[in-house]
RNA sequence: GGGCCUGUGGCGCAGCGGUCAGCGCAGGGGACUCAUAAUCCUUUGAUCGUAGGUUCGAACCCUACCAGGCCCA
Numbered sequence: 001g002g003g004c005c006u007g008u009g010g011c012g013c014a015g016c017g018g019u020c021a022g023c024g025c026a027g028g029g030g031a032c033u034c035a036u037a038a039u040c041c042u043u044u045g046a047u048c049g050u051a052g053g054u055u056c057g058a059a060c061c062c063u064a065c066c067a068g069g070c071c072c073a
Base pairs, nucleotide, nucleotide: 001072002071003070004069005068006067007066010025011024012023013022018056027043028042029041030040031039049065050064051063052062053061
C1' cells in the first nucleotide's frame, strides 16, 4: 500500500428499510432470610464509531474517514 471482518448501554451480544432499538450480566430500589449468598419483583442506563448521501422513512443501503483484528504484498 491492497483486500476482508468487526464497531449497538458499564461489559458480552441480538437486531428481515417502518412500531417504544431488545436480551443476559452488572448498577439502584424492594421482597425473602436472624444475616449473607442464591432466588423473585421492579427500575436506571444507547444521539447504534464519525461525517455526508439515498429514501416518505436508515442501526440496517451507498460513500469517505476513524479505531481494532486477520490475510496478501
Overview:
This is a predicted structure of a 73-nucleotide RNA (transfer RNA) from an Atopobiaceae bacterium. The organism belongs to Atopobiaceae, within Bacteria. The sequence is in RNAcentral, with records from ENA. Its Rfam family is "tRNA". About the family: Transfer RNA (tRNA) molecules are approximately 80 nucleotides in length. By type it is a transfer RNA.